[in-house]
RNA sequence: AGAUAGGGGCGCGGCUUAAUAAGAUUAUGUACCCGGAGUUGCCAGCGAUGACAGGUACAGAAAGGAUUAGUCGCCGAAGUAUGGGGUUCUGGCAGAAAUCCAUGCUGGUUUUGUGUUGAAUAAAUACAAGACUGUCAUACGUCACCGUAUGGAGAACUAUCU
Numbered sequence: 001a002g003a004u005a006g007g008g009g010c011g012c013g014g015c016u017u018a019a020u021a022a023g024a025u026u027a028u029g030u031a032c033c034c035g036g037a038g039u040u041g042c043c044a045g046c047g048a049u050g051a052c053a054g055g056u057a058c059a060g061a062a063a064g065g066a067u068u069a070g071u072c073g074c075c076g077a078a079g080u081a082u083g084g085g086g087u088u089c090u091g092g093c094a095g096a097a098a099u100c101c102a103u104g105c106u107g108g109u110u111u112u113g114u115g116u117u118g119a120a121u122a123a124a125u126a127c128a129a130g131a132c133u134g135u136c137a138u139a140c141g142u143c144a145c146c147g148u149a150u151g152g153a154g155a156a157c158u159a160u161c162u
Stems, first nucleotide, its partner, number of pairs: 001162006009075001011074005017069004028059006038046002041093003078106008087097003107133011135152007
């Protein structure tokens, strides 16, 4: 230098899978009342044959996300930022979602605060400040095991083979 195999632990992620809670006294539809010109991010379209909003009655979802179980792939697992490529949704643009490539950042889990997304106090994510933990290096204590302190980063670390 190359190849193979491992470990970190509330470990990471996927599943056109199943169930559950919430979403939801919701959106929306119908009928009536009220009211009198807008409705949309923009255009188109719709609107005095009555828009938007509001009230009453009857009906009434879904998506994304979450939890549990099962299962699959794994330990830059994966996430995220910027740029680029094309795909899908919408009547069109904008926008949104997933995906691929390049570069950058982050060892992992978790708490708090702020911001963004979200129906949400769930959850995710970005930044900041802590705690715990794994790994290596250095120093000290120590027969060793191990402990303490400081610091680094996963293209790392450990083991075996060439």